[in-house]
RNA sequence: ACGGGUGUAACUCAAUUGGUAGAGUAGUGGUCUCCAAAACCACCUGUUGUGGGUUCGAGUCCUACCACCCGUGCCA
Numbered sequence: 001a002c003g004g005g006u007g008u009a010a011c012u013c014a015a016u017u018g019g020u021a022g023a024g025u026a027g028u029g030g031u032c033u034c035c036a037a038a039a040c041c042a043c044c045u046g047u048u049g050u051g052g053g054u055u056c057g058a059g060u061c062c063u064a065c066c067a068c069c070c071g072u073g074c075c076a
Stems, first nucleotide, its partner, number of pairs: 001072007010025004019056001027043005049065005
């Protein structure tokens, strides 16, 4: 430099292929317990990497860029 892949909650991942974002873990509070753990109940958390575009509507489609990973190549 070229090609491919990934980017969504604190972490790990979903989202029926365009219909307005959810689960587990973690955290907080409660029940229980002599106390704690476990278990159970409830609650909170989002600029969907960034900008732009298409659309009535975008996590999803198009485009540019950024970060990381893989491969190929170049220089030394």